Record summary:
Predicted 3D model of a 506-nucleotide part of an RNA (small-subunit ribosomal RNA, 5' domain) from uncultured Streptobacillus sp. The organism belongs to Streptobacillus, within Bacteria. It matches the Rfam family "Bacterial small subunit ribosomal RNA". Rfam links the family to the GO terms structural constituent of ribosome and ribosome. Its mean pLDDT, the model's own confidence on a scale to 100, is 81.
[in-house]
Context: one part of a larger RNA
RNA sequence: GGAUGAACGCUGACAGAAUGCUUAACACAUGCAAGUCUACUCGAAAGCUCUUCGGAGUGAUUAGGGUGGCGGACGGGUGAGUAACGCGUAAAGAACUUGCCCUUCAGACUGGGACAACUGUUGGAAACGACAGCUAAUACCGGAUAUUAUGAGACUAAGGCAUCUUAGACUUAUGAAAGCUAUAUGCGCUGAAGGAGAGCUUUGCGUCCUAUUAGCUAGUUGGUGAGGUAAUGGCUCACCAAGGCGACGAUAGGUAGCCGGCCUGAGAGGGUGAACGGCCACAAGGGGACUGAGACACGGCCCUUACUCCUACGGGAGGCAGCAGUGGGGAAUAUUGGACAAUGGACCAAAAGUCUGAUCCAGCAAUUCUGUGUGUUUGAUGAAGGCCUUCGGGUUGUAAAGAACUUUCAGUGGGGAAGAAGCAAGUGACGGUACCCCACAGAAGAAGCGACGGCUAAAUACGUGCCAGCAGCCGCGGUAAUACGUAUGUCGCAAAGCGUUAUCCC
Repeated sequence: GGAUGAACGCUGACAGAAUGCUUAACACAUGCAAGUCUACUCGAAAGCUCUUCGGAGUGAUUAGGGUGGCGGACGGGUGAGUAACGCGUAAAGAACUUGCCCUUCAGACUGGGACAACUGUUGGAAACGACAGCUAAUACCGGAUAUUAUGAGACUAAGGCAUCUUAGACUUAUGAAAGCUAUAUGCGCUGAAGGAGAGCUUUGCGUCCUAUUAGCUAGUUGGUGAGGUAAUGGCUCACCAAGGCGACGAUAGGUAGCCGGCCUGAGAGGGUGAACGGCCACAAGGGGACUGAGACACGGCCCUUACUCCUACGGGAGGCAGCAGUGGGGAAUAUUGGACAAUGGACCAAAAGUCUGAUCCAGCAAUUCUGUGUGUUUGAUGAAGGCCUUCGGGUUGUAAAGAACUUUCAGUGGGGAAGAAGCAAGUGACGGUACCCCACAGAAGAAGCGACGGCUAAAUACGUGCCAGCAGCCGCGGUAAUACGUAUGUCGCAAAGCGUUAUCCC
C1' cells in the first nucleotide's frame, strides 16, 4: 500500500447492487417448511327449496375417514467428524445397478380368498389398543401363455484382454400383467432389447504440521473353497502358507471438510475456502436394520444414553445444523413479514387444481461496493465576533451579511410500466414501486472525522507543573510544554464517512 462475512469510538443526506451467528454441532416456547391422486371404499353438516310435518330434494363426483399408487433418498441446513480414493485430475468396469423419461418388439387369458375403514362389544387417564361381524380395488394369491430374460446341458463360427466376449441354431426347467375415464390416434399395466440421465466399484498422480512419534501389523499379507452383494474383493467364514508396510517417513500425535475460486503479488509464490457453483460427511450422542429403483433415511421405524415435557404413577411424548423467532455464549450478525405473479419441484391423461419458509419479493443494518447531493455567481469601508499581538496591527476572510440566480436529490399533487409465457380470455406478491413528464414552494431539509515534536503534510496562546496525562518507535510532562488538556488557526481524508483494533499478502 491492498484486502475483510469484521468489531469498537465519533458522526450520519439520498438511491442502486451485494452481504449479514466467523462464538455454543449449546438448549429450544409458538407457527409454518411434503404432500398429492376421477384407482377403490365409507360418507356428513350448515344453508336453500318443497312438504301430507313423517320426511324428500339440493348442498354433494363436497368436507372428512380408510385401503391403494407415486413422492417423503429431491429441494433446504450445517461443517461436528474425516489426512481418507474424502476431494481434485486422468483413466478402467470382459466385475455392476437403474423408478420416472425416449425408441423398438411382444403381450394383457382364466379363477380365488381376504384385510382396513365401517358396525357391535370392550380395555386404558392418555398414547394407543383387543375381540366378533360386513366389504371394494390398479391391494393380495393360484392356474395358463412368452423371447433376445434366468438356471442347466451339449454344438458351430468370429474375435479378444487370462477368467472370456459377440453371433447363430437346439433340448429342458422356471418366471408376467390392471384397469380407468368417455372428448380418444387417450392415460395406465406386464416381459424383453437399446438410449438418455443418475448411481456404485477400482486404479495412477496430487493433497497440512511434528522424528522431542522408528518401528507397525494375526483377518494382519497371500492362496484354495464357501457364504454374501447389483457387482469385484478378507467384505465374512473354514483350511493352508508366513507374509504385508516402513527414513521415498510406516505407525503414532496434533490440526483440518476438499475443489472451482477469493485476497495479495510484476511474477514465481504466500494466505484463504464467507457469499455463488461441484463433491463429501452429518441430522440431540451411539448403534441397527426395514421398506424401496434409490436410504441404512433431517421434519420414517427399533434399541440405548443424556436432557425436556405430560401422567390418574400403571405408562407415554419430543428432537430448528429447514424459515422466522426465544434464551444462552459473544466484540459481533436481521422480520415470529407478503405471494405462489414468475422460475423450478411433488402429485395429477391434457387442462384445471392442491402443496411448495425452494424461489421471487418486501422489512432491518454505512456491513461492503458504486453513483449523487449538501448550492451557483457576485460581494471590502476587509463589518461584528473569536484568536494572536511588539498595541502599530495581523489572522479567520469573499468567508459572512447584502445583491442576483438555480431547484438535482428529498417533499406535495397529477400520469404510470415491462416482468405474462400459455389458442382466445383471464392471471403481478413486488406496487401505485421503478421510470418519465407536468405543476408547486423555498437555499430551503443534508459534513464530519483524524492529525499538527521527528519519522510525517500541518503552530500559536492559555491551563497544568514528573501531577493529570500522552505514546507506533525515539520519547514528552519537575513554572514560559509547537509532544498532556482546551481554544483559535492549519494540514489530511476528491469525505457520508473518518479513526482505532484484529487478521492475511506485499